[in-house]
Context: one part of a larger RNA
Molecule: large-subunit ribosomal RNA, domain I
Organism: Chloroflexota bacterium
RNA sequence: GGCGCAUGGCGGAUGCCUUGGCGUCAAGGACCGAAGAAGGGCGUGGCAAGACUGCGAUAAGCCUCGGUGAGCUGUCUAGCGAGCCUAGCCGGGGAUACCCGAAUGGGGCAACCCACCCUGGGGCAACCCAGGGUUCUCGCCGCAAGGUGAGAGGGAACUGGGGGAAGUGAAACAUCUCAGUACCCUGAGGAAGAGAAAUCAAACGAGAUUCCCUGAGUAGUGGCGAACGAAAGGGGAGGAGCUCAAACUGUGUUAGCUAAGUGGUCCGGUUGCCUAUGCUAACACGGGGUUGUAAGACGCGGGAGGAGAGCGGCCGGGCUCUCGAUAGAGUAAGAAACCAGCUCUCUAGCCGAAGGUCUCUGGAACGGGCCACCAUAGUGGGUGACAGUCCCGUAGGUUAAAGGAAGCUGGCUCUACCUGUGUUCUUGAGUACCACGGGACACGGGUAAUCCUGUGGGAAGCCGGGGGGCCCACCCUCCAAAGCUAAAUAUCCUUGACGACCGAUAGUGGACCAGUACCGUGAGGGAAAGGUGAAAAGCACCCCGGGAGGGGAGUGAAAUAGAACCUGAAACCAUGUGCCU
Numbered sequence: 001g002g003c004g005c006a007u008g009g010c011g012g013a014u015g016c017c018u019u020g021g022c023g024u025c026a027a028g029g030a031c032c033g034a035a036g037a038a039g040g041g042c043g044u045g046g047c048a049a050g051a052c053u054g055c056g057a058u059a060a061g062c063c064u065c066g067g068u069g070a071g072c073u074g075u076c077u078a079g080c081g082a083g084c085c086u087a088g089c090c091g092g093g094g095a096u097a098c099c100c101g102a103a104u105g106g107g108g109c110a111a112c113c114c115a116c117c118c119u120g121g122g123g124c125a126a127c128c129c130a131g132g133g134u135u136c137u138c139g140c141c142g143c144a145a146g147g148u149g150a151g152a153g154g155g156a157a158c159u160g161g162g163g164g165a166a167g168u169g170a171a172a173c174a175u176c177u178c179a180g181u182a183c184c185c186u187g188a189g190g191a192a193g194a195g196a197a198a199u200c201a202a203a204c205g206a207g208a209u210u211c212c213c214u215g216a217g218u219a220g221u222g223g224c225g226a227a228c229g230a231a232a233g234g235g236g237a238g239g240a241g242c243u244c245a246a247a248c249u250g251u252g253u254u255a256g257c258u259a260a261g262u263g264g265u266c267c268g269g270u271u272g273c274c275u276a277u278g279c280u281a282a283c284a285c286g287g288g289g290u291u292g293u294a295a296g297a298c299g300c301g302g303g304a305g306g307a308g309a310g311c312g313g314c315c316g317g318g319c320u321c322u323c324g325a326u327a328g329a330g331u332a333a334g335a336a337a338c339c340a341g342c343u344c345u346c347u348a349g350c351c352g353a354a355g356g357u358c359u360c361u362g363g364a365a366c367g368g369g370c371c372a373c374c375a376u377a378g379u380g381g382g383u384g385a386c387a388g389u390c391c392c393g394u395a396g397g398u399u400a401a402a403g404g405a406a407g408c409u410g411g412c413u414c415u416a417c418c419u420g421u422g423u424u425c426u427u428g429a430g431u432a433c434c435a436c437g438g439g440a441c442a443c444g445g446g447u448a449a450u451c452c453u454g455u456g457g458g459a460a461g462c463c464g465g466g467g468g469g470c471c472c473a474c475c476c477u478c479c480a481a482a483g484c485u486a487a488a489u490a491u492c493c494u495u496g497a498c499g500a501c502c503g504a505u506a507g508u509g510g511a512c513c514a515g516u517a518c519c520g521u522g523a524g525g526g527a528a529a530g531g532u533g534a535a536a537a538g539c540a541c542c543c544c545g546g547g548a549g550g551g552g553a554g555u556g557a558a559a560u561a562g563a564a565c566c567u568g569a570a571a572c573c574a575u576g577u578g579c580c581u
Base pairs, nucleotide, nucleotide: 001580002579003578004577005576006575007574008573009572015566016531017530020502021501022499023498024497025496026495027494028493029492030491031154032153039100040099041098042056043055044054046080047079050076051075052074062094063093064092065091066090067089068088071084072083073082105114106113107112115134116133117132118131119130120129121128122127136151137150138149139148140147141146158189159187160186161185162184163183169176173223199206200205210237211236212235213234214233220228221227241484242483243482244428248287249286250285251284252283253282254281255280256279257278263274264273265272266317267316268315269314270313271312292462294427295426296425297424298422299421300420301419302418303417306323307322308321309320310319311318326416327415328414329413330412338411339410340409341408342407343406345404346403347402349398350397351396355371356370358369359368360367372389373388374378380392381391382390433457434456435455436454437453438452439451440450443469464479465478466477467476468475518525519524538565541552542551543550544549
């Protein structure tokens, strides 16, 4: 020196564990903000220096209402002191809530500086303190001064709209693809968007939208390459339908016109009246009305209809309004507020069965033996090893002063003629449509319909118009050029349940004071790090040592469980010993 063996050191693999993650399902919930948010800064404790949590100068808290309750003064963090105990803890409602931040009196290098006006207080005074007001934009009111209301900012993902790539694939590349993706801007909400047929279908019919399964990788599109890729129909989830514009009409305002035997005064007759009380136009606010087997208005006709009032007077008729009865409907659309009661439910809780000091092992019984019991409860967790009957629970049952959600009932509110007929009127115009240029449709210009529109042209109008994939005819079907609309859907949160999900190099980046430490001017990047023991019983005392550390003693089942703490692999380093050289 090598190779073995034994014993250690170092190291932290492995095994076991889990406080943390991941996923699925179910139920419920979903916007916050000038009444100052989200997010922060600074404070705040008897001893409190730091950090977390809570809170805000009323500062680990104040008031009140319920529940619970014998202990309490949060955690790292023990102890002392002083207290509370109608406390404390949990839940509902309220009060307080410094400074910054949209930040909003002005400024500013966020958490700071400096003001003005009114009111009140302190001070001899300079001055100081407290409360309120003083930003900008828009709407309404107002001559103005001003008053009053709204907005602003934030939000992980989901969502509407406006813009919009490239790497890539095509084995190169240009049409194409990636992809209307990523990304940017912007709007809204708890969902958003869409939505009550100018839709489909096919000779039969369906009957708003949305989502899922299927149809189907089909029909198609496509340098017919790569690739892209429907719809009808069928089955489910859910289910809800409505309102304007216009005709006609009432009132008001403005402007113009008109001298009537002819217009108006509800109609007919009569008697009066009017120069605007008439006619025309525009506007505003009401009534009316909303569709395609056309519908509505108006005129004419038929039927139904309780009372009262009004329409200059009288007669006959009619209309309108109010009340009542009857019927129907309603707060998420379709008008709109709210109250009461009941039920159910959320935000605290409560009750809740049944085993043993009989025995064995052991440090410990939840194990073995023996003899019992409960079960609408033998899910699960804890307890010194494996517990239906020890504890928390579980099955089952039960509960709310206050606040919230839903449903029902009542109050309340709203609505209410039916029908026949007509060459009268209305039914969304720079629209439909066409040409050219683009875009969207699964559809790349294609036989290219359909939808959107930049430029130009430009209808019909109910004897009307659109569609049925060039176009034409027949036929079928629907009614554009105005609008609203819950649910089923997406995403997240809370609660509960579950897992042939992970188990500390895994599972979230993060089981631990992590978006931290640290890196970067910045945008941004971004860790490592769990385990004594059943219980600290965390080694009194003695010895060596300056200490660290160690040896005894003691605790403990165990100390090679001693905090650098479960197990403790390998590499690596030693000590002892055997063999070889």